RNA sequence: AGAGUUUCAUUUUGGCUCAGGAUGAACGCUGGCGGUGUGCCUAAUACAUGCAAGUCGAACGCACAAUUUUAGAAAGCUUGCUUUUUAAGAGGGUGAGUGGCGAACGGGUGAGUAAGACAUAAAUAAUCUGCCCUGAUGACUGGGAUAACUUUUGGAAACGAAAGCUAAUACUGGAUGGUAUAUCUAUUGGAAGCAACUGAUAUGAAAAGGAUGGUUUACGCCAUCGCAUUGGGAUGAGUUUAUGGUGCAUUAGCUAGUUGGUGGGGUAAGGGCCUACCAAGGCGAUGAUGCAUAGCCGGCCUGAGAGGGUGACCGGCCACACUGGGACUGAGACACGGCCCAGACUCCUACGGGAGGCAGCAGUAGGGAAUUUUCGGCAAUGGAGGAAACUCUGACCGAGCGACACCGCGUGAGUGAAGAAGGUCUUCGGAUCGUAAAGCUCUGUUAUCAGGGAAGAAGAGGUCUACCAGGCAAUGGGUAGAUUGUGACGGUACCUGAUCAGAAAGUCACGGCUAACUACGUGCCAGCAGCCGCGGUAAUACGUAGGUGACAAGCGUUAUCCGGAAUUAUUGGGCGUAAAGGGUGCGUAGGCGGCCUCUUAAGUAUAAGGUUAAAGUUCAGAGCUCAACUCUGUGAUGCCUUGUAAACUGGGAGGCUUGAGUACAGGAGAGGUGAGUGGAAUUCCAUGUGUAGCGGUAAAAUGCGUAGAGAUAUGGAGGAACACCAGUGGCGAAGGCGGCUCACUGGCCUGUAACUGACGCUGAGGCACGAAAGCGUGGGGAGCAAAUAGGAUUAGAUACCCUAGUAGUCCACGCCGUAAACGAUGAAUACUAAAGUGUUGGAGUAAGCAUUCAGUGCUGCAGUUAACGCAAUAAGUAUUCCGCCUGGGGAGUAUGCACGCAAGUGUGAAACUCAAAGGAAUUGACGGGGGCCCGCACAAGCGGUGGAGUAUGUUGUUUAAUUCGAAGCAACGCGAAGAACCUUACCAGGUCUUGACAUGGCUCUAAAAGCUCUAGAGAUAGGGUGCUAGUUAUAGAGCACACAGGUGGUGCAUGGUUGUCGUCAGCUCGUGUCGUGAGAUGUUGGGUUAAGUCCCGCAACGAGCGCAACCCUUGUCGUUAGUUACCAUCAUUAAGUUGGGGACUCUAGCGAGACUGCCGGUGACAAACCGGAGGAAGGUGGGGAUGACGUCAAAUCAUCAUGCCCCUUAUGACCUGGGCUACAAACGUACUACAAUGGCGAGAACAACGGGAAGCGAUGUGGUGACACAAAGCGAAUCUCUGAAAACUCGUCUCAGUUCGGAUCGAAGUCUGCAACUCGACUUCGUGAAGUUGGAAUCGCUAGUAAUCGCGGAUCAGCAUGCCGCGGUGAAUACGUUCUCGGGCCUUGCACUCACCGCCCGUCA
Repeated sequence: AGAGUUUCAUUUUGGCUCAGGAUGAACGCUGGCGGUGUGCCUAAUACAUGCAAGUCGAACGCACAAUUUUAGAAAGCUUGCUUUUUAAGAGGGUGAGUGGCGAACGGGUGAGUAAGACAUAAAUAAUCUGCCCUGAUGACUGGGAUAACUUUUGGAAACGAAAGCUAAUACUGGAUGGUAUAUCUAUUGGAAGCAACUGAUAUGAAAAGGAUGGUUUACGCCAUCGCAUUGGGAUGAGUUUAUGGUGCAUUAGCUAGUUGGUGGGGUAAGGGCCUACCAAGGCGAUGAUGCAUAGCCGGCCUGAGAGGGUGACCGGCCACACUGGGACUGAGACACGGCCCAGACUCCUACGGGAGGCAGCAGUAGGGAAUUUUCGGCAAUGGAGGAAACUCUGACCGAGCGACACCGCGUGAGUGAAGAAGGUCUUCGGAUCGUAAAGCUCUGUUAUCAGGGAAGAAGAGGUCUACCAGGCAAUGGGUAGAUUGUGACGGUACCUGAUCAGAAAGUCACGGCUAACUACGUGCCAGCAGCCGCGGUAAUACGUAGGUGACAAGCGUUAUCCGGAAUUAUUGGGCGUAAAGGGUGCGUAGGCGGCCUCUUAAGUAUAAGGUUAAAGUUCAGAGCUCAACUCUGUGAUGCCUUGUAAACUGGGAGGCUUGAGUACAGGAGAGGUGAGUGGAAUUCCAUGUGUAGCGGUAAAAUGCGUAGAGAUAUGGAGGAACACCAGUGGCGAAGGCGGCUCACUGGCCUGUAACUGACGCUGAGGCACGAAAGCGUGGGGAGCAAAUAGGAUUAGAUACCCUAGUAGUCCACGCCGUAAACGAUGAAUACUAAAGUGUUGGAGUAAGCAUUCAGUGCUGCAGUUAACGCAAUAAGUAUUCCGCCUGGGGAGUAUGCACGCAAGUGUGAAACUCAAAGGAAUUGACGGGGGCCCGCACAAGCGGUGGAGUAUGUUGUUUAAUUCGAAGCAACGCGAAGAACCUUACCAGGUCUUGACAUGGCUCUAAAAGCUCUAGAGAUAGGGUGCUAGUUAUAGAGCACACAGGUGGUGCAUGGUUGUCGUCAGCUCGUGUCGUGAGAUGUUGGGUUAAGUCCCGCAACGAGCGCAACCCUUGUCGUUAGUUACCAUCAUUAAGUUGGGGACUCUAGCGAGACUGCCGGUGACAAACCGGAGGAAGGUGGGGAUGACGUCAAAUCAUCAUGCCCCUUAUGACCUGGGCUACAAACGUACUACAAUGGCGAGAACAACGGGAAGCGAUGUGGUGACACAAAGCGAAUCUCUGAAAACUCGUCUCAGUUCGGAUCGAAGUCUGCAACUCGACUUCGUGAAGUUGGAAUCGCUAGUAAUCGCGGAUCAGCAUGCCGCGGUGAAUACGUUCUCGGGCCUUGCACUCACCGCCCGUCA
C1' cells in the first nucleotide's frame, strides 16, 4: 500500500466481499513446563450452609468456676502438717448487661439516571467538618433514676409485663464565662452585597476529676489518657455557575409553585426549598416538552491523522442494596450484613402470631454458547477498638482450578548415501518423502531422584544499659545501643550432584484473491463456499492418500469493534445523461458583504502563571538469568487567569461613490386585466332550384335520403377559434401569451450623470403565482370528443379504422397544487480566452463600421468532462447563500400527521431479498430502419415433383434378430463402386479358452499340411496314407504366465478426413497516428469491376492470406513426327487390302494467338465503360481443378489412428441356419406411363468416352429367345465389347382404358454360383392393376444450356430404374429489381453479445 466481483471487451459510477489489528469471549481438534495477569458480558433471578464488625474491665455494677493471701471453725493424726467449710481481700479470666467509640470505612453491583449524575474550569463575602495537629481558657456545686440482678407472671415461639434492689465517663438542676449567638453603637476598609474592630444589653457549658500510675496519715499534688468552650490548620463533605459529551421532528408547542417580587418559615447553608399576598410571567426551531436508549470519567481498541467504537480488569465520582415509602440516631446515613410502614416471595407455627433479605467471600439451583475452591493465613500492607499486650478483619496476602490472554523455554545436537526398507507418483528410465530414519559420537535446558536452601522481617512488646527535658521528687515520657522476638506461601524460588535421548507436536490450508499439487474415489449425487464460484466420468475447488505451505502449545471457526471505506468526504465527495437543482417568484430569521480614516480588543496571534490526581501512554534509565511484569525520572493535548500586539474579521464614530436605487429624455414588445367590435369557416333553421343517391374505407358496413337527402342559391341563428403576416422573431419569474379598438396597469432597454449614500446578495420556515385533467355552484354548448352504442378487422379485439355521441372543452366565482413544470443544468457577482457567422431593440458615426449597451442562435480554441459533450447564455476559474444525493428491489408503498368536498397531494419507513442495478462509449449480431450492389433469388420462359404403378432410401410398427451410423438447408438411390453363403458387425443353436492373430520362457514330437474313410448340420473328433530331411528346428503340440482380442462406450477427451456458409470477397498484420481505454485509422469517401479489380482523394505508409494469373481440358493456326491412324494424286484389291505418299483428317509433342493491343465516343486529362474494325476466338472465350480468417462442441471412435473407461471360459474366437429383403401407415429420390410431336412392323444412316487375359470374344452351327457348342484374333489407334438410339423413309392403328400402359400372377426355361426356398438377373408364352397430365404446395435450368435419345465404365461369380462419364438431336425467355430467399458494403437504433430460435412481461401450476 491494495485486491476480487456488473461487460464479449472498455471506462466510469456504485454497492458487496477479502487481506490487518483487537477481545472478560465461546465452539472444534490437539495439548510438555514456567512466570505475570485475568475469569457470570445472560436472571438487579431465587438462595441451603459457614464465615465477612467489632472492641474497650485503664468508664460501670453484677454473676460464675478455678488460683492465691489472711482470719475463724470442724475433722484427722505423724503436733504442725493435711483435708473440709465460712468470711474478707488480691490479680488474671469468662458471660450477659449499662456506657464509650466504631458500625456512614472497607467489600459488591450497574437496576435506575439524559441531569440533584459525570468531566473540565471557577464560586462559596451563602456553609458544616468526629477522630488528627496546633494556640488559649476551664474543669465549681447539687440531684433523682434505670438495666443487669431477685421474685411473681403471660406466650408454642419471637418476645414481654408487674413489683423490688443498685452503679457509672449513663441522665439532670444551679454557678462562672471569653473573640460563641441576637440587637444597638463609634471607627476603618471595600465599587457593592459586606468585612474587620470599640462599647453596651440579653442568652448560653462541663464528668466540682472519670480511669491508670506515683506519692502522701489524709485533704491533696504530679504524670498520662479522657472531658468542656474557643481561634487556626488539615482532611472530608454540602451548595452554586459556565462549558462539554445521544437517537427520534412520523415528539412542536411546554409550564399554575409554573416565572418573578415582598413578608414569614425551614436548613449547616443561598434558593418557590415551603407558605401567604401581588404581578403575568418563564422555556422553545441554537430543538423546549415527550418517547427510546444509556451509569459518567481517567482510560482501552483501532486509525498516518482527524476521527470511529468502547467504558471488563486497575483508579476517581455517582447511584443502588428483595420492591416502594419514611424518618430516628449521629460529626457524618435518610444507613448492604440498623429501625418503622406497605407489597411480593420463602420459612417456622400450638393458627393466636412470628422470622428473613449473598448486587460481601466461598458455594447451590436456574438461565445460558459461557466464567473458578463451601482452601490457608493475619507473616506482610491497610482498617476498627484499646494506654498497651492484644482481639477482629472472605479488605488484603497467598495457594487451588481454567492454554482465557501476554511473555519465556523445551520436545535434542553433530555426523551419517547402500540415497535402505516402506509409502506415493511415474513417460517404467526414474522421481520424491530424504540426511529424513537406522547406525556412530555427544549434551542434559526441562523431567526424575538426592542434598543444601533464601529474600520477603521492618518490628511491636519484654529484659538490660546510657543519656535528655520537665518537675520539690518519683512514677511516667523521649532518644540511642545491646539482647530476645514474629513466615500463611513453603522445604517454595534458587544452587549442587546423579541418571536416561529417554517422557513431551499439533492445527489449518493448498482454483483466484493468497504462500502451497499430484493420484484415487464420486459423477449437478454426496458435498464445498468469505466473494467470485466448484461438482452433470479424465474435479489442483467435494472425500481420502502422498507431498507442499503457514503458524506453532497451540491452530482453525463463530461473534463483535475499528481499519481498508475519500462508502457521510472539517481534513477529504458530489448533483446535464450514473443517486441527486426545490415548478417559479417575493420575502422573515439566519449566513455572507464595496472604498477611506479614527477607536475598541470579542475573535486572532504571542508571553507568563495555575491546573490537567495516581496508574496508563511517549522518551530515557533500572530490577526480576531475558521477556511479559515492576520501579525511577521526563514530555504531552485541554480549560482558566494575567499581560502585550492591532494587520485581518467583529463592535463603535465619521466620511466616499464605483454596488444598489431615484430623477430627466427617448424606445420596443402575442406582458397582464376589463369592455367593445370584425371577417372567413363549420353546424343548425327557413325558403327556392333540383333528383337519387350521399357518406365512409385498404375494402366495406352501421348511418342519412323519395316524408326529397347530398349538391346549389338567398336569408337568419348560435358558439368557439383567430388563416396570411409568422421568423431557432418578441414579451413574461415560471406556468404561459397571437384578429382589431379603447381604458387601466406591471416590468425591461438606451442616453445624461442631477439626487440618496452600501440602502446589497442569498434565503430554512412563511406568503403568492402555478399547464392539462379533475371537483363544486350557476350559465353556455357550433365544432371536437373520454365514457357509451352500433359497424368493421381479428382466433378473440372491452384497441387501432368507420358512423353516431355524453361529460368535458367556453364564461363567472371557488377549490385542486401536480407534469419529461426540461436547458433533465438553483440564484447572485467577478474574472479568463483565438475567433468566425446570423438575428432583435437602442446609442454613436467619418456612413466605411475591426465602435458600444441589452438580448437571442449556430460553429469553434484554451480549459474541463468517465465519455458524450459544454465552451462570454460554461458543464472553465473563483466567492457567497439555499435545495438535494449516498447500491438495486421492496417503494414513493405501509403507517402516523397535515391539507383537500372528493380524486388525491405533501412528509415518508421497515421486515425481507439480490450481488449486482446503472452512465457513456466500443466490436459484432439483429431490425416487419435507410441507402448501394449481387445471385436461376424473384420476374419472363421450358420441363418436372406433389395424383398412379414399380424401384430405392428413411420413419414408424413388427420381430429371436429385423446390426450400426447419417437428421432443416448441409440425413433420406446417404456410408453401401453392388446383403443368396461369405460380406456381417445382428439373432437362435452347437463349440473353444494363452485363444482365429503378435512377442517372449520351458518341455516334447515325427509328423503337420495335402489326399482319403467314418460320425456329425458343420465347427470338430477318430482312423488310413509318405519320406527319413531338418534336430543349433524356421514346423507342430503341451504347460504356466506376461498378454492377445473387442465393428464395446465416449466425435461433448482427440488426430486425420469431410460437409456447409461460399468460389461469397472478404480476413488480417507491422510501423505510424488518434483515443484514459475497449478500439479506431489503414479496409471509409468519389468512380469502376465478376472481384478489397483498378484509379483518384485521404494520417496514413506498406505487407500477408484470399481475388486474378500460373495448371488441365476444349475451340484456331503453324511446325515436328507419321504406326496400329489417314488416302488427294499414281498403281492394286472384294476391302487403305497392298505398294506408295506425308498433302488432308487424326494422333501427341513443341510453339503462335487475345493484351481493352487499335479506332471513335463517354468519363476527372484517371481507372473504366459503350460501340466498331480485324480475328477461329473479345473483353476472366467455354468447362474443370483450385475453397482465405473463421462459423455450426456440424459429421465420422464402424475406413484408419488414439487418451480414458468397460468385458476377459466373454462384450473375444469358430461353425450351421436365420435376419439386415418383414408391412395397417407416412415421407424423400428416381424409373415407366397416361399416348397420334404417339404405338407397332419393315427398311436404311451417323458417334464419342471407355473396358478387355480366371478377360473381350469375331466367325460358324443349334435354339422363337435368354443362351449353348466349336473357335480365329487380341495384353489392344492393329483384335474385340460394338450393326448406337432418337432422327429419316414406307406401312398400319384413329382417340378407345385402346395395337396406350405395362404392374401383378400362371406355366416353361437360360445363366452365374457348393447352393437361387426365404432372397438373383434374364428369356418365351399367357395374364393385362392403377393410370386419361395430377389439390395446397414445391424443384431444376440462361446455350451446345434445358428438354430428349442412346452408349460406356467402376463395384462385380451373378445382380443397376442408382452413381460416374460419353456423345447424338437441340429450344424458349430475361421488361426489370417492387416483392420472396441468401449474400456483400456503408449508415442508424438497440435493455441483444449463448448474439431475435435473443432478451423479457403478466397469469396459472
RNAcentral holds the sequence, with entries from Greengenes.
Predicted 3D model of a 1405-nucleotide RNA (small-subunit ribosomal RNA) from an uncultured bacterium.
It matches the Rfam family "Bacterial small subunit ribosomal RNA". Rfam links the family to the GO terms structural constituent of ribosome and ribosome.
Its mean pLDDT, the model's own confidence on a scale to 100, is 82.